[in-house]
RNA sequence: UGAGGGGUCCAAGACGGCCGCUCUUCAACACCACGAGGUACGGGCAACCGGGCCGCGCGGAACGGGAGGGAGGAAAGUCCGGGCUCCUCGGGUCAGUGUGGUUGCUAACGGCAACCGGCCGUAAGGCUAGGGAAAGUGCAACAGAGAGUAGACCGCCUACCCCGCGCUCCGGCGCGGGCGGCAAGGCUGAAAGGGUGCGGUAAGAGCGCACCGCGGUUCCUGGUGACAGGACUGGCAAGGUAAACCCCACACGGAGAAAGACCAAAUAGGGAAGGUCAACGGGCGAUGACCCGCGCUCACACCUUCCGGGUAGGUCGUUCGAGGCCGGAGGCAACUCCGGUCCCAGAGAAAUGGUCGUCGCCUCCCCUCGCGGGGAGGAACAGAACCCGGCUUAUCGGGCCCCUCACUUC
RNA sequence: GGGGAUAUAGCUCAGUUGGGAGAGCGCGUGGAUCGCACCCACGAGGUCGGGGGUUCGAGUCCCCCUAUCUCCACCA
Numbered sequence: 001u002g003a004g005g006g007g008u009c010c011a012a013g014a015c016g017g018c019c020g021c022u023c024u025u026c027a028a029c030a031c032c033a034c035g036a037g038g039u040a041c042g043g044g045c046a047a048c049c050g051g052g053c054c055g056c057g058c059g060g061a062a063c064g065g066g067a068g069g070g071a072g073g074a075a076a077g078u079c080c081g082g083g084c085u086c087c088u089c090g091g092g093u094c095a096g097u098g099u100g101g102u103u104g105c106u107a108a109c110g111g112c113a114a115c116c117g118g119c120c121g122u123a124a125g126g127c128u129a130g131g132g133a134a135a136g137u138g139c140a141a142c143a144g145a146g147a148g149u150a151g152a153c154c155g156c157c158u159a160c161c162c163c164g165c166g167c168u169c170c171g172g173c174g175c176g177g178g179c180g181g182c183a184a185g186g187c188u189g190a191a192a193g194g195g196u197g198c199g200g201u202a203a204g205a206g207c208g209c210a211c212c213g214c215g216g217u218u219c220c221u222g223g224u225g226a227c228a229g230g231a232c233u234g235g236c237a238a239g240g241u242a243a244a245c246c247c248c249a250c251a252c253g254g255a256g257a258a259a260g261a262c263c264a265a266a267u268a269g270g271g272a273a274g275g276u277c278a279a280c281g282g283g284c285g286a287u288g289a290c291c292c293g294c295g296c297u298c299a300c301a302c303c304u305u306c307c308g309g310g311u312a313g314g315u316c317g318u319u320c321g322a323g324g325c326c327g328g329a330g331g332c333a334a335c336u337c338c339g340g341u342c343c344c345a346g347a348g349a350a351a352u353g354g355u356c357g358u359c360g361c362c363u364c365c366c367c368u369c370g371c372g373g374g375g376a377g378g379a380a381c382a383g384a385a386c387c388c389g390g391c392u393u394a395u396c397g398g399g400c401c402c403c404u405c406a407c408u409u410c
Numbered sequence: 411g412g413g414g415a416u417a418u419a420g421c422u423c424a425g426u427u428g429g430g431a432g433a434g435c436g437c438g439u440g441g442a443u444c445g446c447a448c449c450c451a452c453g454a455g456g457u458c459g460g461g462g463g464u465u466c467g468a469g470u471c472c473c474c475c476u477a478u479c480u481c482c483a484c485c486a
Stems, first nucleotide, its partner, number of pairs: 001406010013359007021070006029064001031060002034057002037054003041050003072381001076392002079390005084256004096252005101115005116130001117128004131247002136245002138241002153186002155182003161178007194212006213236001214234003218231005260316004270307007281298005323342008361378007411482007420435004429466001437453005459475005
């Protein structure tokens, strides 16, 4: 210098003027309410009443005013986990759902860190749903001889057995066929039941052997462990697929701030007490029967008072929290502990904006030898709604740090 | 704020042990008819919403994204 890898931070480009939005807080000015006083006026015979003004005191925060705060790295998707709240709650199991190398971190996790194995990359480094297919069931279209206790289309071979022909030194030999043997090579496929070599054979084959690969509930060494290395052993049986059913281990009750708690109007409706209706009427009682009177009782309706539920509405939950920053200690790290310091959006369908000026950045065009000047355009993704820890997705541009490879120079 | 469902041809929809992408209507061509419609025959037309993964192989299984539709508090 070029090419690349990893991490971290910023992010309406900066500053200023003017006009706005929202929350909290204050009470000097202004404002509002109340109180006593003073003052002039109006009404009244008077006591007194009425509004106005002046300053004073006390209180308030609706409109002004002062002070302070006001989106994000993802606030998003709602994919995981937790806090919090209610429901159900005696225990267990099954079902269902999810996770899946090991050790650790954590409130918890499917997250993170370190390590192990595998794959990719020259490297820095990246990716990895990474338990079990020698428990079982299933699936593998098409092609192909054969697709799962494999198979024989081409091919290789006639050692054994049978038949025919020829030769014969009568022992047998040669050729062809049958019955057969083989799985080395070809062919099909995503996949064909270890690889290379030597021996062996009629031809072949883990059939035998050496090396490599693979397996082992064996042993040794190192490691907490995943695992790694070695020894011994097995001729290879046990192919793929579990993001197919399944088996194993572990975890998980459900619903979610429209959760939930409190206060509580009007109207309607529910309950209780009293009254009116009621000097009427119905029923009952004392009588042999009837009447008057007396006592008890009765529906509907209406009125008054009280009670409880509950709607609108209001308050809380609600933003001080597994919190941020700085320093120190432990740990490879994730993270944890200690000390100091700070308070940092939160309201109601929901505020954080608009405009102007100056100066920067990027792209294009024009003028210029060039320096430079002028004009036009652009500056992302996006917007808190109970709160946190993660993951994933979207994202213009830029700053800083570390590392690898190649080339050149010293 | 919190749940659920759907997306396959121009339209409406099927598609299950993962292996052929389909049906009806519509469209085009030909036939039949004096001509049109009905009818008969043949044909064209698909990023299976998008991307990635598992698998020999994905419309189908898993993950992420997009769009559309839909449901909801308390009391009675």
Predicted 3D model of RNase P RNA and transfer RNA as a complex of 486 nucleotides.